[in-house]
Context: one part of a larger RNA
């Protein structure tokens, strides 16, 4: 000097309290543990794994297992020979296919010193070598998590001390912040802060095939539909605009805090990216690179089927309920951010319906995908029910070479538990929470998971005594 302390001061965070709603109970989805199993493929294991790696396991994926096959090899570069080719397309046999025999058809070779010389492409062979999702995150790079968007964490030069080292950075005050101010043997400075970035609130110029009857004119069963027209509305560029700037109190005259005014917005305005030195031999050799090490007729390539989807069980996530603030018909209103050409598909007719058949129009501020809860009205009357839908049966649709193990939806019957969940534990402080639908990515189908968007929209914080964590300053130690 640090770490620890059921040591002590000070301060903070949804950390507790105050609330609102879940999680433990059910029932299914999904993930992990067990166990099974030829194989259930491999990683990830407090927090910081467990709807993780996967932004989608029916073939492919696929790395696992069974069988059947290759061996310089599914891929790369070299060397020797041989053929001038050869390359797409298709047929036939045989075979689960991978292959492996025969056959057509098309289009056919560049430089050329005219030498198959050189280029390419194909077979053979030799070997160097290729391969390896095989091993080692405790050989490593790269790249990620976490304390933690916590305020630390250093370094010249001086000055103390024999010396580790300490000073500054301690100490009064503030602050979201080692923020800032005062004073101090300290005097600068760097890496974080904070600000420069991007999105949002609010005006204003500029632009106007989206908006507008705002104005004028035509026009409809209806409608910016037409002509006109940037005035609003909105797009999207370019400014401004908030800085304790201003005014009163308090404060040490300071830094700041309080309160008001103005203002669309007030002390960081909401929100995002940013993540200091370091910690966990933290994760990753299965993204990818890499030393080492091990396989080379097999630990490598290929193919058919299977498996990753098993099921006495036990966990973590969630999905949907268990109802009247609610089911159920029926009418009926309103976004936002995306997507679209092997698409999105109006609209028309078929079907109870999942779809289907015909197809305007759009490479999209033009065309289309297209809300729901809300809201009017009626019905149900507290029941395992007009709750709740699992599970079965049976009849279909769609994608796809193929839905048997193993997609996904509709129809019609079935109609399990569940009546609000012990012990325990999580989220959340405002456009949050809960609650409602809508869109995307990956995808041929296939999401209740992720990542978005916007409707509707509350409560409650007295406080810091405890708990959990985190920062400073101090003090005890027989740790280091």
């Nucleotide at each position: 000097u640090g770490a620890c302390g059921g040591g002590g001061a000070c301060c903070c965070g949804c950390a507790c309290a105050a609330g609102c709603g879940g999680u433990g109970g059910a029932g299914c989805a999904u993930g992990u543990g067990g166990u099974u199993u030829a194989a259930u493929u491999c990683g990830a294991u407090g927090c910081a794994a467990c709807g993780c790696g996967a932004a989608g396991a029916a073939c492919c994926u696929u790395a696992c297992c069974a069988a059947c096959u290759c061996u310089u090899g599914a891929c790369a570069u070299c060397c020797u020979u041989a053929u001038c080719g050869g390359g797409g397309a298709g047929a036939u046999c045989a075979g689960a296919g991978a292959u492996g025999a025969u056959u057509u058809c098309u289009u056919u070779c560049a430089g050329u010193u005219a030498g198959g010389c050189u280029g390419g492409a194909u077979a053979a062979g030799u070997g160097a070598c290729a391969g390896a999702u095989g091993c080692u995150g405790c050989a490593u790079g790269g790249c990620u998590g976490u304390c933690g968007u916590c305020a630390g964490c250093u370094c010249g030069u001086g000055u103390c001390g024999u010396g580790a080292g300490a000073u500054g950075u301690u100490g009064g005050g503030u602050u979201a912040a080692g923020u800032c101010c005062c004073g101090c043997a300290a005097c600068g400075a760097g890496c974080g802060c904070a600000a420069c970035c991007c999105c949002u609130g609010c005006u204003a110029u500029c632009a106007g095939u989206u908006g507008c009857c705002a104005u004028c004119a035509g026009g409809u069963a209806g409608a910016g539909c037409u002509g006109g027209g940037c005035a609003c509305u909105c797009u999207g560029a370019u400014a401004g605009g908030a800085c304790u700037g201003c005014c009163g109190g308090u404060g040490a005259u300071a830094a700041g805090c309080c309160g008001g005014a103005g203002g669309a917005a007030g002390g960081u305005g909401g929100g995002g990216a940013u993540g200091a030195c370091g910690u966990c031999a933290a994760g990753u050799c299965a993204u990818c690179a890499u030393g080492g090490c091990u396989c080379u007729u097999a630990c490598g390539a290929g193919u058919u089927g299977g498996g990753c989807u098993a099921c006495a069980c036990a966990c973590g996530u969630g999905c949907u309920a268990c109802a009247a603030u609610g089911g159920c018909a029926a009418c009926u209103a309103c976004a936002g951010a995306g997507g679209g050409g092997a698409g999105c598909g109006a609209g028309a007719c078929c079907g109870c319906g999942a779809g289907g058949u015909c197809g305007a129009g759009c490479c999209a501020a033009u065309c289309u995908u297209a809300a729901a809860a809300a809201g009017u009205u009626g019905u149900c009357u507290c029941a395992g029910u007009u709750c709740a839908g699992a599970u079965u049966g049976u009849a279909c649709u769609c994608u796809g070479c193929a839905a048997c193990u193993c997609g996904a939806g509709u129809a019609c019957a079935u109609g399990a538990a569940g009546u609000u969940g012990g012990a325990a534990u999580c989220g959340c402080u405002a456009g949050u929470a809960a609650u409602c639908g809508c869109g995307g990515a990956u995808c041929a189908g296939c999401a209740u998971g992720c990542c978005g968007c916007g409707g509707u929209g509350a409560a409650u914080a007295c406080g810091u005594u405890c708990c959990c964590g985190g920062g400073u300053c101090u003090u005890g130690u027989a740790c280091a």
The part of an RNA shown here (small-subunit ribosomal RNA, 3' major domain) has 480 nucleotides and comes from an Alphaproteobacteria bacterium. The RNAcentral record of the full RNA draws on ENA and SILVA. Taxonomically the source falls in Alphaproteobacteria (Bacteria, Pseudomonadati, Pseudomonadota). Rfam family: Bacterial small subunit ribosomal RNA. Its family is annotated with structural constituent of ribosome and ribosome in the Gene Ontology. Its mean pLDDT, the model's own confidence on a scale to 100, is 82.